[in-house]
RNA sequence: AGGGUUCGAUUAUGGCUCAGGAUGAACGCUGGCGGUGCGCCUAAUACAUGCAAGUCGAACGAGAUCUUGACGAAGUUUACUUUGUUAAGUGACAGUGGCGGACGAGCGAGUAACACGUAAGCAUCUGCCCCGUACUCAGGGAUAACUUCGCGAAAGUGGAGCUAAUACCGGAUAGUCCCGAAAGGGUAAAGAUUUAUCGGUACGGGAGGAGCUUGCGGCCUAUCAGUUUGUUGGUGGGGUAAAAGCCUACCAAGACUAUGACGAAUAGCUGGUGUGAGAGCAUGACCAGCCGCGAUGGAACUGAGACACGGCCCAUACUCCUACGGGAGGCAGCAGUAAGGAAUCUUCCGCAAUGGACGAAAGUCUGACGGAGCGACACCGCGUGGUGGACGACACUCUUUGGGUCGUAAACACCUUUUCUAGAGGAAGAAGAUCUGACGGUACUCUAGGAAUAAGGACCGGCUAAUUAUGUGCCAGCAGCCGCGGUAAUACAUAAGGUCCAAGCGUUAUCCGGAAUCAUUGGGCGUAAAGCGUCCGCAGGUGGUCCGUUAAGUUGGUUAUGAAAUACCGGAGCUCAACUUCGGUGCUGUAAUCAAAACUGGCGAACUAGAGAAAUGGAGGGGUGUGUAGAAUUCUGCAAGUAGGGGUAAAAUCCGUAGAUAUGUAGAGGAACACCAAAAGCGAAGGCAGUAUACUGGCCCAUUCCUGACACUCAGGGACGAAAGCGUGGGGAGCGAAAGGGAUUAGAUACCCCUGUAGUCCACGCCGUAAACGAUGCAUGCUCGGUGUAGGAACCCUCGACCUGGUUUCUGUGCCCAAGGUAACCCGUUAAGCAUGCCGCCUGUGUAGUACGAUCGCAAGAUUAAAACACAAAGGAAUAGACGGGGGCCCACACAAGCGGUGGAUCGCGGGGUUUAAUUCGUCAAUAAGCGAGUAACCUUACCCAGGCUUGACAUCCUUAUCAUACCUUUUGGAAACAAUUGGGUCGGUUCGGCCGGAUAAGUGACAGGCGUUGCAUGGUUGUCGUCAGCUCGUGCCUUGAGGUGUUCGGUUAAGUCCGUAAACGAGCGCAACCCUCAUCGUGUGUUGUAUUUUCACACGAGACUGCCUCGCAUAACGAGGAGGAAGGUGAGGACGACGUCAAAUCAGCAUGACCCUUAUGCCUGGGGCUACACCCACGAUACAAUGGCCAGUACAAACCGAAGCAAUACGGCAAUGUGGAGCAAAUCGGAAAAAACCGGUCUCAGUUCGGAUCGGAGUCUGCAACUCGACUUCGUGAAGUUGGAAUCGCUAGUAACCGUAUAUCAGUCAUGGUACGUUGAAUAUGUUCCUGGGCCUUGUACUCACCGCCCGUCAAGGCAUGGAAGCUUGGGGUGCCCGAAGUCUGCUAAGUAAUAGUGGCCUAAGGUGAAUUCAGUGACUGGGCUUAAGUCGUAACAAGGUAGCC
Repeated sequence: AGGGUUCGAUUAUGGCUCAGGAUGAACGCUGGCGGUGCGCCUAAUACAUGCAAGUCGAACGAGAUCUUGACGAAGUUUACUUUGUUAAGUGACAGUGGCGGACGAGCGAGUAACACGUAAGCAUCUGCCCCGUACUCAGGGAUAACUUCGCGAAAGUGGAGCUAAUACCGGAUAGUCCCGAAAGGGUAAAGAUUUAUCGGUACGGGAGGAGCUUGCGGCCUAUCAGUUUGUUGGUGGGGUAAAAGCCUACCAAGACUAUGACGAAUAGCUGGUGUGAGAGCAUGACCAGCCGCGAUGGAACUGAGACACGGCCCAUACUCCUACGGGAGGCAGCAGUAAGGAAUCUUCCGCAAUGGACGAAAGUCUGACGGAGCGACACCGCGUGGUGGACGACACUCUUUGGGUCGUAAACACCUUUUCUAGAGGAAGAAGAUCUGACGGUACUCUAGGAAUAAGGACCGGCUAAUUAUGUGCCAGCAGCCGCGGUAAUACAUAAGGUCCAAGCGUUAUCCGGAAUCAUUGGGCGUAAAGCGUCCGCAGGUGGUCCGUUAAGUUGGUUAUGAAAUACCGGAGCUCAACUUCGGUGCUGUAAUCAAAACUGGCGAACUAGAGAAAUGGAGGGGUGUGUAGAAUUCUGCAAGUAGGGGUAAAAUCCGUAGAUAUGUAGAGGAACACCAAAAGCGAAGGCAGUAUACUGGCCCAUUCCUGACACUCAGGGACGAAAGCGUGGGGAGCGAAAGGGAUUAGAUACCCCUGUAGUCCACGCCGUAAACGAUGCAUGCUCGGUGUAGGAACCCUCGACCUGGUUUCUGUGCCCAAGGUAACCCGUUAAGCAUGCCGCCUGUGUAGUACGAUCGCAAGAUUAAAACACAAAGGAAUAGACGGGGGCCCACACAAGCGGUGGAUCGCGGGGUUUAAUUCGUCAAUAAGCGAGUAACCUUACCCAGGCUUGACAUCCUUAUCAUACCUUUUGGAAACAAUUGGGUCGGUUCGGCCGGAUAAGUGACAGGCGUUGCAUGGUUGUCGUCAGCUCGUGCCUUGAGGUGUUCGGUUAAGUCCGUAAACGAGCGCAACCCUCAUCGUGUGUUGUAUUUUCACACGAGACUGCCUCGCAUAACGAGGAGGAAGGUGAGGACGACGUCAAAUCAGCAUGACCCUUAUGCCUGGGGCUACACCCACGAUACAAUGGCCAGUACAAACCGAAGCAAUACGGCAAUGUGGAGCAAAUCGGAAAAAACCGGUCUCAGUUCGGAUCGGAGUCUGCAACUCGACUUCGUGAAGUUGGAAUCGCUAGUAACCGUAUAUCAGUCAUGGUACGUUGAAUAUGUUCCUGGGCCUUGUACUCACCGCCCGUCAAGGCAUGGAAGCUUGGGGUGCCCGAAGUCUGCUAAGUAAUAGUGGCCUAAGGUGAAUUCAGUGACUGGGCUUAAGUCGUAACAAGGUAGCC
């Protein structure tokens, strides 16, 4: 100090999230020791038991008990026991009296307050303590205890009698005490005793403590805006220690509040603590100060002090005892229990220390405190060993099988003993001479023993340090954010290894930080969230120049305070540290006082530059009212006239023979004002347009004069405010929501058309909103220019008023640009620049400008304005693509122009579907379907049925046996495989060794084998866009950046081909060329060719380059035409396929990772299937005929093939073919006949002498074998079909079309397919509007999986939170009435006074009741919202989104 996350990428905006620190923590796993701290955050819930406040005999009476002595008595064990009296001592329990129980200890419910903090103040009180002054005289009457008699279960209590005091009472005395103006009046005391002291009373002072008052400071809410009646003040009275409405009577009507009263919610406050660079933010455990509280509510008493935690009274709730009559209680003291909760300890020891109460003291009491115990809760410290030790051991694990890793780690050797165990010694803490230690036989020291007793947790995809294997297979699971998991998961689980911490490690929760993400330091508002629709304007904020004064702000000095602790710095003490302690600094604050006078403020005096007024001119759709004109639409009358009109993309509804439309004329009525007219003008904005006029607001220019800061901005407030809408009354021509009809459409509640109501218009009154926009608040100042336009002024030119022009200037309104700004786009003197003042507004998106509440409104609705919940984004600008029913340019058999087809028929072949035991598999828009397959009868073959084999049909290794090998062969069973079996044959080398090689069989397991899965794990290969002209790089330049430029632009080309221009200059892969074939010629060679120059074959060369001429173009590139030439502008054809796209195709060509099968998913064999058949589709063959069929005759090719072959001549057969075999490994022989063509004949338009399917018979050939399932021949049979709907394919020249020939595969063949070859040989292209595809530029975009995109709403289903709602339930605060305990005060009580008692009054807690109010909960039903892999209906938005969109 930053990082991750929106996007294809970028930048800025913006949220979410992480890394750090912290905790009174909790949970999970683990756990050796010690020190120091800390330990119910929840139920201020309820509490069993014990203890936590007593003490004083030197205030007092009484005095049990015990000890000693003396005197008796009795018993006797003659020294004891018992008992009585007396003296001395001791002095329990209880009581009177004094002091203390107001401290200490606990807790934080309440409290938004003078409660706290800080700084001041006074009208006050103060026990014990300190100082000072004075006094302490003489008396009195009671009462507890005690005795006795009662009541009661108990708690307790009554009567009678006795007694003391430092208890109580009166009297005396009285100063500087109190009252009073004075005179005068009033008020005290207590004694004890060891005789030295301790007490007592009054007054004054002090210290410390308490009370009261005041300034300032610190939470949230305006969806709380008005609150208050003792309320604000005064007077009289009362009251208090003391001021005061503190209380009361009367009088006045005040007091507080937008600087937030009143109300609601929440909360003890502070020193401090955590964090942070700081400013801040959060917090208030422990320790310390203050406050409040003590089961809940109320009240007083005593006292120096309380309205009293371990006191009293009352009420209430709860608990306990009870004899039912009545009583007792308050752990938020220390332990402890229950409950609640994620969660928080021992019913310990001691008063030894410190402190407190009492006491003269000894001392007693002290759950304060000192200690120990429990808890890794936190901080700090220590340890779990050290040194050596490589064969780099074993195991685990990974592996490319070589090894790596764990790893000097272990083993092993030597050493040490912090810890541990045992034993011995043994403190300080104790003051003050003795005595006194809970902790504690503790800390610590010494000795002995022995590596002995001691390591885990989390993490390893990125952020974030650290990776592999196996398992799992969108499952199980992980996850702080992004996100992992769908068969190769570094993200799940396990293991190994590694990383980080370490007696801990992680998780969860909370706070600060990062977050400049509420911005004072330190943010923004044109488009990201954000400028009020506009103006006026009170309060408020801010404010020109100069002089004087003041001293509020400001600055400086001094003083006081800012408790201690904490913090920081420097020391010291525990072995160190934590911890403790000493000294210093600081505590940023507050107050007082002194000083300064620049700036701000106040006051006074002045000025004119801001602002305003008067006077002269000027422009204008500025506003309001009243008139008025013409054109047009519509309607009405009349005339004239006839069949249509109107409307649309096209139509129809509609109007019209009852006379429309069109035309003429006359009239009615309403609304709006053509041309002028403009980037123009005016207005605060909304807005304003014929013309005349009345009234009226503002603005501009120039000059003089006047006032003298009068100014700017404005929360609240007020006024204006388009359209639509509302109310009342008019008006209504045109237009026109709603509505009706016609079209369109799948539908069309729309777009289009025909009608048409409200409305639009006027007057008055509401509404108060708009994308009310420049998406840009107002005011002032400053900062280069250029060019228009509107209004004015000055000057120049001119003889000159005018006109025109020029220059300067002020005020408006536009465009372009500099500096500068901006995320960019863009803004740029009309700022979004540089500054100042004031106001408004924003803080992720959705929910939502919605709900509730309030205000306004007749209503519609407006204003103000959330939350739950959900998401990790939403949004801006710009970039590259892709796309558009956007635009421009260009190309292609893309269309058009042509020729021939397909689609209809039959057949062939392939695919789908269906069927089947199987009909093996793959391929599916273009880019599958005569494709893999360039030959399925068996084989092939992968499929099915059946029968067999199991180290296997095939490879390597090991062991044994044989070599009578291998190989050939017989027979039997069998469908064959296979099983058994017969006869031949009897291996080679040799060092002579069952030595080597080889073969066979058997066995054994390692393994073989798999056309089993995954083409979405892959290699290789291929298709397609596309033979389209594109795709990129280096350096430079531009941009914050993605990226751009180059590659754009002007021409040109088949071409990113070339030329020119240009912040680009070059280069690469593509294009072209280089390669092959063909066309012309030359040279050479030449047999198997040849009559021959030749043809032909092979080889090497030549030739074509816009080279030449003319014209066009920019003196270019290039194009048009021409000459020559075999060929002319790429001569024709082929091979050749850029970066990439489609997770395109192929694991079944091959290879290959992983997974799967292993007497089977492997292997062998026979048979069957791949050839099925209602049907659909693709590609073809043959036809439908006369440009033809049939018969006969005669011609002309190229290329290719041939030995398991091609086969001539000849002969047989109608023929397929057979016999036979010359020749030929082929320029020699053979296949081989080319066919269409040409010539002659016949047929004569018909289902035919067209067409040949189908079926029957007979044959030929191949082959182990033609049944399923071959081809061919021949005889017979003779189906559909008469040129083919919508639609669709190929082709631009030796091309299409037509004709035949050859060949690969192959025993044969389903070939009409594929691949080659030649014969004959056209038509058309004016062109680029349209269809398809493509290229370049540009534009829009909410698309980037890229339009086969994205995306909206209703409905249906599940879930979640929430609003309304008849009602129901609970709590809070106030209020009216009733009742009214205890208690203070007060009235009365049988002569008077006091106490007590009794009985009334005021006030009042709790309680009862009523009407309202408010916070919540719940509620049939209901509203919308959000959400959920594959629901329904449409297609609203994004492109001109197919009707531009939006408010």
Molecule: small-subunit ribosomal RNA
Organism: uncultured prokaryote